RNA sequence: CGCUCAUCGAGAGCGGUGGAGGGACGGGCCCUGAGAAACCGCGGCAACCGGCGGGGUAAAAGCUCCGCGCCAGGUGCUAAUUCCCGCGGAGGAGAGACUCCGGGAGAUGAGCA
Numbered sequence: 001c002g003c004u005c006a007u008c009g010a011g012a013g014c015g016g017u018g019g020a021g022g023g024a025c026g027g028g029c030c031c032u033g034a035g036a037a038a039c040c041g042c043g044g045c046a047a048c049c050g051g052c053g054g055g056g057u058a059a060a061a062g063c064u065c066c067g068c069g070c071c072a073g074g075u076g077c078u079a080a081u082u083c084c085c086g087c088g089g090a091g092g093a094g095a096g097a098c099u100c101c102g103g104g105a106g107a108u109g110a111g112c113a
Base pairs, nucleotide, nucleotide: 002112003111004110005109006108007107008106013042014041015040016039017038021031022030023029025086026085027084028083043078044077045076048074049073050071051070052069053068054065055064056063057062082105087102088101089100090099091098
């Protein structure tokens, strides 16, 4: 870097270093010298993997639990719905605003190559 699957309307910040950017990309709209990115320290959130236990099914192995629990070892996250839109369709009497459905892109995890 690529492929597959799952999830993405919830949740959770202070300090130090650092000095001008950041929110993936384009457009918009925001955040930021009342200090951006990045790094470090200490917190926190969550529960994908993991651990322990439980329910259903099964002879067992196994499968399964959106409508099971606990823990927190491996990741991840800690402004705004993934900040909004981007492509297609439906409604809106035409256009637009707007609403809904699907897709694409992206992020994270797990597995694979």
Notes: Predicted 3D model of a 113-nucleotide RNA (SAM riboswitch aptamer (S box leader)) from an Actinomycetota bacterium. Of the family's consensus pairs, 97% are formed in the model. Taxonomically the source falls in Actinomycetota (Bacteria, Bacillati). Model confidence (mean pLDDT): 83 of 100.